[in-house]
RNA sequence: GAACUGGAGAGUUUGAUCCUGGCUCAGAGCGAACGCUAGCGGCGGGCUUAACACAUGCAAGUCGAACGCUUCACUUCGGUGAGGCGUGGCGGACGGGUGAGUAACACGUAGGUUACCUGCCCUUUGGUGGGGGAUAACCCAGGGAAACUUGGGAUAAUACCGCAUAUGGCCUUCGGGUCAAAGUCUUCGGACGCCAAAGGAUGGGCCUGCGUCCCAUUAUUUAAUCCUAGUUGGUGGGGUAAUGGCCUACCAAGGGUACGAUGGGUAGCUGGUCUGAGAGGAUGAUCAGCCACACUGGGACUGAGACACGGCCCAGACUCCUACGGGAGGCAGCAGUGGGGAAUAUUGCGCAAUGGGGGAAACCCUGACGCAGCCACGCCGCGUGAGUGAUGAAGGCCCUCGGGUCGUAAAGCUCUGUCGUGAGGGACGAAGUACUGACGGUACCUCACAAGAAAGCGCCGGCCAACUCCGUGCCAGCAGCCGCGGUAAUACGGAGGGCGCAAGCGUUGCUCGGAAUCACUGGGCGUAAAGCGAACGCAGGCGGCUCGUUAAGUUGGGUGUGAAAUCCCGGGGCUCAACCCCGGAACUGCAUUCAAAACUGGCGGCCUUGAGUACGGGAGAGGGAAGCGGAAUUCCUGGUGUAGAGGUGAAAUUCGUAGAUAUCAGGAGGAACAUCAGUGGCGAAAGCGGCUUCCUGGCCCGAUACUGACGCUCAUGUUCGAAAGCGUGGGGAGCAAACAGGAUUAGAUACCCUGGUAGUCCACGCCGUAAACGAUGAAUGCUAGCUGCUGGAUUUGUUACUGAUUCAGUGGCACAGCUAACGCAUUAAGCAUUCCGCCUGGGAAGUACGGCCGCAAGGCUAAAACUCAAAGGAAUUGACGGGGGCCCGCACAAGCGGUGGAGCAUGUGGUUUAAUUCGAAGCAACGCGCAGAACCUUACCCAGACUUGACAUCCUCGGAAGUUGGUGGAAACACCAUCGUGCCGUCUCACGACGGAACCGAGUGACAGGUGCUGCAUGGCUGUCGUCAGCUCGUGCCGUGAGGUGUUCGGUUAAGUCCGGCAACGAGCGCAACCCCUGUCGCUAGUUACCAGCAUUUAGUUGGGGACUCUAGCGAGACUGCCGGUGACAAACCGGAGGAAGGUGGGGACGACGUCAAGUCCUCAUGGCCCUUAUGUCUGGGGCUACACACGUGCUACAAUGGUAUCUACAGAGGGUUGCGAAGCCGCGAGGUGGAGCUAAUCCCAAAAAAGAUGCCUCAGUUCGGAUAGGAGUCUGCAACUCGACUCCUUGAAGCUGGAAUCGCUAGUAAUCGCGGAUCAGCAUGCCGCGGUGAAUACGUUCCCGGGCCUUGUACACACCGCCCGUCACACCAUGGGAGUUGACCGCGCCCGAAGUCGUGACCCCAACCUUAGGGAGGGGAGCGCCUACGGCGAGGUCGGCGACUGGGGUGAAGUCGUAACAAGGUAGCCGUAGGGGAACCUGUGGCUGGAUCACCUCCUUU
Repeated sequence: GAACUGGAGAGUUUGAUCCUGGCUCAGAGCGAACGCUAGCGGCGGGCUUAACACAUGCAAGUCGAACGCUUCACUUCGGUGAGGCGUGGCGGACGGGUGAGUAACACGUAGGUUACCUGCCCUUUGGUGGGGGAUAACCCAGGGAAACUUGGGAUAAUACCGCAUAUGGCCUUCGGGUCAAAGUCUUCGGACGCCAAAGGAUGGGCCUGCGUCCCAUUAUUUAAUCCUAGUUGGUGGGGUAAUGGCCUACCAAGGGUACGAUGGGUAGCUGGUCUGAGAGGAUGAUCAGCCACACUGGGACUGAGACACGGCCCAGACUCCUACGGGAGGCAGCAGUGGGGAAUAUUGCGCAAUGGGGGAAACCCUGACGCAGCCACGCCGCGUGAGUGAUGAAGGCCCUCGGGUCGUAAAGCUCUGUCGUGAGGGACGAAGUACUGACGGUACCUCACAAGAAAGCGCCGGCCAACUCCGUGCCAGCAGCCGCGGUAAUACGGAGGGCGCAAGCGUUGCUCGGAAUCACUGGGCGUAAAGCGAACGCAGGCGGCUCGUUAAGUUGGGUGUGAAAUCCCGGGGCUCAACCCCGGAACUGCAUUCAAAACUGGCGGCCUUGAGUACGGGAGAGGGAAGCGGAAUUCCUGGUGUAGAGGUGAAAUUCGUAGAUAUCAGGAGGAACAUCAGUGGCGAAAGCGGCUUCCUGGCCCGAUACUGACGCUCAUGUUCGAAAGCGUGGGGAGCAAACAGGAUUAGAUACCCUGGUAGUCCACGCCGUAAACGAUGAAUGCUAGCUGCUGGAUUUGUUACUGAUUCAGUGGCACAGCUAACGCAUUAAGCAUUCCGCCUGGGAAGUACGGCCGCAAGGCUAAAACUCAAAGGAAUUGACGGGGGCCCGCACAAGCGGUGGAGCAUGUGGUUUAAUUCGAAGCAACGCGCAGAACCUUACCCAGACUUGACAUCCUCGGAAGUUGGUGGAAACACCAUCGUGCCGUCUCACGACGGAACCGAGUGACAGGUGCUGCAUGGCUGUCGUCAGCUCGUGCCGUGAGGUGUUCGGUUAAGUCCGGCAACGAGCGCAACCCCUGUCGCUAGUUACCAGCAUUUAGUUGGGGACUCUAGCGAGACUGCCGGUGACAAACCGGAGGAAGGUGGGGACGACGUCAAGUCCUCAUGGCCCUUAUGUCUGGGGCUACACACGUGCUACAAUGGUAUCUACAGAGGGUUGCGAAGCCGCGAGGUGGAGCUAAUCCCAAAAAAGAUGCCUCAGUUCGGAUAGGAGUCUGCAACUCGACUCCUUGAAGCUGGAAUCGCUAGUAAUCGCGGAUCAGCAUGCCGCGGUGAAUACGUUCCCGGGCCUUGUACACACCGCCCGUCACACCAUGGGAGUUGACCGCGCCCGAAGUCGUGACCCCAACCUUAGGGAGGGGAGCGCCUACGGCGAGGUCGGCGACUGGGGUGAAGUCGUAACAAGGUAGCCGUAGGGGAACCUGUGGCUGGAUCACCUCCUUU
C1' cells in the first nucleotide's frame, strides 16, 4: 500500500507410557426430505426419481400496400369497413424444453481455412425491356363411415417459363461459352420491392496443437503375433458450399499402440458452484456459452439455414376412432392428470414493459416474457412489547427442614404502537409531446383503536455450554465414538432447573474440511504396513571438467485473447439488509513477438579426476571335470568264546544256544571328509571344506602408459536360485517322512524305543519357493575416534623382530547426528544426490474369479461382499514360569506322639420334618457365633390371644401404688370381690379441695416395634497373607513419557539390622527398643505367710524372731562391655573369660502400605427398601436333641512301661455370702443331715494325680476295654416323657496299634498326669488357665509347601484358577463353485429388405422452348440395380438374476472334544516343502533367532 488478512484440535488400543494406525466428533455447504413448531415482509428457488404414459386448453403465425374467388354490415351506390377460402411472400432452423445418447475435435482454450457458405441488415455499382403457357380456390360429376380423394371445366399474380440486354459474375482447351429481373401503393414529391455484382457485418461449416474420469483381472511387450480391410497412402472418377476414403475403381501394404491402442464401465462439456490457509478435492440445479435429443429406429424433401420438438415418408411399440375396408396421435413447450418416489407448485392475469415473427403502417401473434397464486425450500429484515415493581405473593421443584430456586419473573401501576384492524390519500415503472399499467387501490403516507392474535425446538456422562429429584432395575430403553441400564442411573422415561439457537429447531442423506489418512506444497519402508531371493541388462530417468554456438526448457518486456454474469475492491439504488445497478481489479491460462544466455537441453571442440585397457605381483572351502586316500558305520566269510546282548526315566518290542553281544583276521559296498577350524577366507545371492592334476570366473595391491565420460540405475525381459518335491535311468552303507510293533497316557493317530520304505547319493530334465534375514535395494560424495582379525604395499631402526603410514575386506566399543524407543553410528538406520521396488487399519486373504507358467504338487498376478474398533511396535511397573541365582520358615529331612480303623462325645453336610431358626465354606467354615437349647433362651413350627401395642416421648380424663381371694381357661387373658389410701406444695379452723412427682387404668393421634432384605450401600470390630521385612514421601538427578534413582551393589543380620560404596541427600510408617510376666541379687516392709536359734506344743499352736522361704513395692544386672581370632583398620561373626542369665535370656502384649467386594445388617450402630389388627407383641405345647449315610474335631481304649487292691508323699493357680460350706452322724454310693468357720496369704472348695511301697492278675477279647441295655436310686429345678447330670447292682458290644493319605512339636518343648475357673438352678470328653513328671532328633537345604531380594522371558494386567488354538454341533449373514435355467448387451456370417437418395430407365406419360408439325430437346413415372432400418436364422463373446447340491469364510454371555501357542508353555518356536492324523497338530528335510538355561571359545570395556 483500494482490489494482501492467513494454517487450533478432541475422543477411542494400555494397569500406565511413547509411537504407529484406523474409526469417530466439533466447521462450512445443499434444488433437499422427515419430525415438532409457526406472526409478518422483501429477494430468490421449486420432478435430483419414470428420456414413464398422457385427458383438456393454450404455446407460430402474419401480410389485401403480391393475387383470384367469396360472405356480411353500412352506404350519399362512388364506395367504406369487417371477415372466409386458396395461390404467393416471409417466418415455422429463432424463442421455449430436456440431458437419453456421447470419452468424441462433443466441450474448453489457442490457432488455421489460398478449401467454404451466409436469408433478413449496412455500403457501393449497374439494371428493372418485351412476351408466353398453366394452376389452386371456385363450379360440375364421382368414391369413402371417416381421414380424405378422383375426373372434367374456368381464372389471377411479386407463382411458373422462354426471348432480349450483361456494368459485371461463373466456366474455359483461352478460340469461346453461359447467366438476370416483379411489381405494388402513392398525398405524384416519392416509398416499399425485384435482378446482377463487389465489399462489410452477423451467423455458421470444416481442419489443427494442447487439455478433458475409472479398469491392464481389457495387450504372447514392439509385432507375422494386440487393434485395423476403406483399414493407411497414392492415382483416376464421383460427391459437397467446401478439404478429405466422404464415396467408388485400381495400385501399394501400410496405419494405431505401454507417453496405454482395442475393449469394458461411467458421464453432456464449460463459465462457474461448494469446501479448503493454499495446493487441491467434490460438483456442473437456478443464470450464461456450446453440444446432443424431440415416442423408438431409418430416411430424405423444402430452404440462406434442418436431415427439422408443436413438418413429411417408412418400419416398430403403444394409445384412440372405425360402418373392420381403413384412419388418427406423439407435453424432454406452459398449466394440468395418472404413475414412480422421501420429495418438488396454478388447467391464474397480461401483452402495460423487455424481446421476437409478419406487415409500409395501423395492428395481429407471442405459456418468450412481465406479474400474481402455492410451499419457512433458502438468504435477509422486523416483531411477539417498554419502564417501574420484594410481602422476594401463590404455585412448582429441591432441601442438611434452617432454607434455596423458578424470580422483577408474575400480579399491580405508568407508557409506546412495529405488526394487526378500520378509515382517508396514493405512486415510480410510459420509451424527451399525446395515448397506453396485468401487477394494483399494491408499495408508501396520515389518522384512530388497543398489549391486545404472535415461541418454539434441540440438548444438559466425556468430546461439548448446561444438574438435581422421582420412576425403572442388563427390563424398558439410549447411543455419533467411547459407552450407559443387573435397586441409590447427572447417560433410559418423567419433572423442576439450566445451556444453545430462534420463526425456526433438530434428524437423515450427500460434498469438502479436519485427514500430513495417497503426503506437488506435505508421509514412509531394521523391529509398527512396506526393499523384488540374487544378478545381468534393452527402453526410460539421471549424469564429470572446460570452450564455443544455439535458444527447446528458463527469465523479462510488449501485443492479442482469456464472453457476460459470478468472486474481490470503490461507489450508488430499494428506510437497512438480502437483492439490484455502475466503474474497477481479477480471470494465476493460451498464442504471438522482442530481448537475455547464468543454469538444464541440442550441436561442435578440448581435458582426465569417473569408468576401462595393458604390465608386474598376491590370497582364497569361487566354479567345472578326472583320479586317488585313510578313519568310522553296516554287511559277508573264517577264528576265539559263552549267555546274554540291546534299549530306557523304568521297560518291552527286537537280536541270541541254528552261538548273538564282545574280540581277531580277511573281504564287499555306499556316503561323508574328524583334528587344522578361526565373529578366518571366497562367491551376486543360493552357497562352497580330505588330497592331486587339468580347464575356468572374479577380487586385491603396486608403478607407469593408453582410451577419453565409454558412467549410474533399471519397468518389461533374461539368467542363476537351499531344502523338499516331480520325470527317466542308475545307486543304496548310514540316516529316515509314510508304515509296523513296543512303551507312556484318561486317550497318545505324538514326544521315548525296536524295525523300516520313498527319499537322502549320481546323470539328464523340471519345479522357482524359504525367517531366500543384516527381516536394512543399488550407486556416489561427505561427517570424531579407539581396538582386534584377514590380504597386500611403502617406510624407520642394530634388518632375526618391532614400530609407523596406506589400500581393500571383516568384527567389537563409542562421539556428533538420527530414532517412538530399542538401537544405528565411515560396513549408518547420520548429512545429501540419482534411479528402481514396495506400503496406506485388522480380519475375510495372499483367498475367490480371470489370465500366464508347471507333468503334477503348485507358483506368479490378485479382489470384493461382509465384519470389528481396533490390530500393532518399543519400552515401563507388576504378576506369573514344570527360568536362573541368593536366603528364610517344624517347609522337607532327622525324631517323638497322633489322626485316618473301633465305641462314644461334639460340630457339619445330606436326608427327614409342621418346624428340625439363622449365620460360618479351601488354607483363613465344621468342640465355629454357643463362657453351657428340658421351660426361658428362641430368632423356627402348631394353636390361642392383643392392636398406640411388651418398650420411648407428648396430650386428655380417672385413679395412689398396691395387697389378698374367687370363677373360666393349657396359659396369655377375661370377669368379680376385698383391703388400701401414701409423698411434696398451696388454700382452709376443720371436713375437704386443688396442683405437682412417681406409678396404674382408659382414650386420641403423632408414633412405637421388626433376629424382615441388602456385609456387593456402610461404620465399627475381626480373620488372613504375617511378626513376613517390607511399604512410601520431599528435594535433587536421569528418561519425550509411563517411570527410574534413593530401596540396586559388596558384606552382615532375626530384621530395609548395621557397615562400606554409590546422583543422590534426607525423612515417615514398619523392625528393634520403651510395657507386662518370668529367671539372679539387693533394699524396704513382716500378717493371715515363714521358723534358724530360744521357750512351748498333738499341731508355727502360742510367745518370740525379721535371719530363711514367701509376699509386693523400689532398685541393680547384660552392653558384643572385656580377651583372642576372622573380616576391609567397617559392620559383624566365631571362640573364651566372668556371670543367675550371653549375643533378641524365655514368654506375652504389640500386626506397616495393602490383598481377599474375606466375615459379621442375628452383638452394636447405620443409608435405602419392605411389614403395620402384622414380617410387631403375649401365651401353651412342640422343634433347634430327628437318622440309611458322609466328613471334621475330640474322649476312652485295644493293655503288663499295664490293670486292680491297700498303704504313703509332693503342687500351682484360682473360686466362694442368693456363696464356699468343715467336723460329727446316716447311707455301699450319688447324697442326706448338720451347721462351725470364712466377705478369705486366716475358713472352705481341697482328695492333687501320675510317682513311691506291697500283694494279686500272666497274654486271654482277659481282673484289658467299657459301649449298650435292665433294674434301683440321688440331686437341681414349676417341670427331667420327648430331652439333664450323677450313684449302686446287673449286662459286658466294637476294639488286639488301624489302607491310601495326613497333623502337631526343636526344651522345661513334645509326651504324660492331675488341679482350677468362666458360663451355670442343673448339665463338659469343649474352652480358658495351672502346676507335676519329663524326653528324642536336626547330617543338611537336592526335593514338597509358603515367603523375601536380585535377574530373565512373557501374547498375562480380573494378572497362570491368566491367556488362548482348531475340528464338531446349533443359529444367522454375505460370498465362491454348480447340472442348468433366464435376461441384457456386443460384434461376426447369412437371409429378407420398407421408405428414401443415387444410378439406370429399350416400357408409359407430358402445357411453356425448337420444329420441316412427323417430331426433337427436356421433364415425370412404372420397372430394375446398389446401399440400408426393422425383422429372421446360425455359431459365438461379455455381463447379470435364479439354482438342487456343495466349498470355505464371518458373526453369535455361559454346547462338545482335546491343549497346539504365550514361561524352557512342560517335545523351544517359527519359515519353505513333503507325508500322515477327529482336531488343534505330528514327523521327515533344509533354513532362521523373532529361543530360555548352563558351560566353553572369541571380541570389547575397566583396572